[in-house]
Context: one part of a larger RNA
RNA sequence: GGCGUAUGGGGGAUGCCUAGGCUCUCAGAGGCGAAGAAGGACGUGAUAAGCUGCGAUAAGCUUCGGGAAGUGGCACAUACACAUUGAUCCGAGGAUUUCCGAAUGGGGCAACCCGGCAUGUUGAAGACAUGUCAUCCUUUCGAGGAGGCGAACGUGGGGAACUGAAACAUCUAAGUACCCAUAGGAGAAGAAAACAAUAGUGAUUCCGUUAGUAGUGGCGAGCGAACGCGGAUUAGCCCAAACCAGUAUUGUUACGGCAAUGCUGGGGUUGUAGGACUACGAUAUAAGAUGCACAAUGAAUUAGAAUCCUUUGGAAAGAGGAGCCAUAGACGGUGAUAGCCCGGUAUAAGUAAGGCGUGUAUUUUUAGUAGUAUCCUGAGUAGCGCGGGGCACGUGUAACCCUGUGUGAAUCUGUCGGGACCAUCCGAUAAGGCUAAAUACUCCUGAGAGACCGAUAGUGGACCAGUACCGUGAGGGAAAGGUGAAAAGAACCCUGAAUAAGGGAGUGAAAUAGAUCCUGAAACCAUACGCUU
Numbered sequence: 001g002g003c004g005u006a007u008g009g010g011g012g013a014u015g016c017c018u019a020g021g022c023u024c025u026c027a028g029a030g031g032c033g034a035a036g037a038a039g040g041a042c043g044u045g046a047u048a049a050g051c052u053g054c055g056a057u058a059a060g061c062u063u064c065g066g067g068a069a070g071u072g073g074c075a076c077a078u079a080c081a082c083a084u085u086g087a088u089c090c091g092a093g094g095a096u097u098u099c100c101g102a103a104u105g106g107g108g109c110a111a112c113c114c115g116g117c118a119u120g121u122u123g124a125a126g127a128c129a130u131g132u133c134a135u136c137c138u139u140u141c142g143a144g145g146a147g148g149c150g151a152a153c154g155u156g157g158g159g160a161a162c163u164g165a166a167a168c169a170u171c172u173a174a175g176u177a178c179c180c181a182u183a184g185g186a187g188a189a190g191a192a193a194a195c196a197a198u199a200g201u202g203a204u205u206c207c208g209u210u211a212g213u214a215g216u217g218g219c220g221a222g223c224g225a226a227c228g229c230g231g232a233u234u235a236g237c238c239c240a241a242a243c244c245a246g247u248a249u250u251g252u253u254a255c256g257g258c259a260a261u262g263c264u265g266g267g268g269u270u271g272u273a274g275g276a277c278u279a280c281g282a283u284a285u286a287a288g289a290u291g292c293a294c295a296a297u298g299a300a301u302u303a304g305a306a307u308c309c310u311u312u313g314g315a316a317a318g319a320g321g322a323g324c325c326a327u328a329g330a331c332g333g334u335g336a337u338a339g340c341c342c343g344g345u346a347u348a349a350g351u352a353a354g355g356c357g358u359g360u361a362u363u364u365u366u367a368g369u370a371g372u373a374u375c376c377u378g379a380g381u382a383g384c385g386c387g388g389g390g391c392a393c394g395u396g397u398a399a400c401c402c403u404g405u406g407u408g409a410a411u412c413u414g415u416c417g418g419g420a421c422c423a424u425c426c427g428a429u430a431a432g433g434c435u436a437a438a439u440a441c442u443c444c445u446g447a448g449a450g451a452c453c454g455a456u457a458g459u460g461g462a463c464c465a466g467u468a469c470c471g472u473g474a475g476g477g478a479a480a481g482g483u484g485a486a487a488a489g490a491a492c493c494c495u496g497a498a499u500a501a502g503g504g505a506g507u508g509a510a511a512u513a514g515a516u517c518c519u520g521a522a523a524c525c526a527u528a529c530g531c532u533u
Base pairs, nucleotide, nucleotide: 001532002531003530004529005528006527007526008525009524015518016482017481020453021452022450023449024448025447026446027445028444029442030441031149032148039100040099041098042055043054044053046078047077050074051073061094062093063092064091065090066089070082071081072080105114106113107112115133116132117131118130119129120128121127135146136145137144138143153184154182155181156180157179158178164171168218194201195200205232206231207230208229209228215223216222236434237433238432239378243266244265245264246263247262248261249260250259251258252257271412273377274376275375276374277371278370279369280368286365287364288363289362290361291360292359293358294357297354301349302348303347307322308321309320310319311318323340324339325329331343332342333341383407384406385405386404387403388402389401390400393419414429415428416427417426418425469476470475489517492504493503494502495501
């Protein structure tokens, strides 16, 4: 020096565990904000650095309800207090709520500085206190509204590239990412100028299918319907106009009026055309809003069954024996594995705010028949030319929808559509508007689930984490869990310079469980012994 064995050190793998995550289900909620939000700064405790709570009334004030013996958060300790005259605690309402922040009197390098006006402090003021003073929109000039924040979901306006096409340009990726505006608990769409095809359907939305079909496509890569069928859910309405009335203004007047325009009210709302108009006729039906009464439900909360002995052990819930409850054998805890030890669970009870629903009262809205001469039924619209875009559809035979530009109708004997176009036939009634449900999502609350993870996993974050740290900044971004059943966390003695460390003693089932604390692998290091060179 090597190998082996043993005992340690070192290290923190592995096993077990879970306080945290992940993915869902069922309900709820779906907003907060100038009455100052979200988010912060600074304060606030007897002692107080941090977290939590709170705001100069500052780990809190107050009312009501609950509850019942202890309490002054994490968090020990000492002191001092509070509490059966009901505290702490839980729930519901109220008060207080510094400064910054949309931040809004002006300014500003956020948490700071400096003002005007009114009132008050006897007067005065380079002072103080309270209130008030931003901008934009609307306005009856009194006032009202907006602004900012927020996870996804929605609609609209803009809108890529990498990539694929095995290169690349049309094409694709994709109307995706991203930006902007903006709404709601959903949003959008929506009551046929729709589909269909000789038969019919009857607003919209969503799902399944039709179907990777018909198509489209440097006919490449790719893109990709609809009709129909089966379901979810169902709901339909209101204006403009004709006509009538009122009112204001203007024009005109032979001052009697007439006409035009605006506004208000009635009327009226459709395709089998309907309405106005003329004639006739009346206690129909249905729905909404508001008030009152009752009222399911509803926060904290309350009641809630049934077990003992022996034995092993540090400890019984284990084992053995003998019982009991069950509308409760969900779950969690307790010194090992508990239906009957504890909290609970099944079930039952209960009230505040709120309130499904029911009844009642008031009020609002909601129907017809016949006639057909006249009037009305959405105009710079429909259509067309040019240029684009959207439709599964790339200009194509390219209909249909939208429109930048230019033109520009008809009026029910009307107009549009049925994939060039024409005829026949069929369907519908544009150029105004509203509309629940079925659908999408989850920052958040409650209850629950998992052939999900178990500390290099699972969120970046189980732990004081968006922290420490890095970066001028935008931004990037960790590591780090486990004594024990219980601190019983090692009194006292000794060595020592020692409040280091260790040895005894003691606790404990265990201290090689001693706080660098469960288990304690490997690398690596050391000691002892054996063999060997």
A computed fold for a 533-nucleotide part of an RNA from Aquimarina acroporae, annotated as large-subunit ribosomal RNA, domain I.
Lineage of the source: Bacteria > Pseudomonadati > Flavobacteriales > Flavobacteriaceae > Aquimarina.
The sequence was found in a public genome assembly.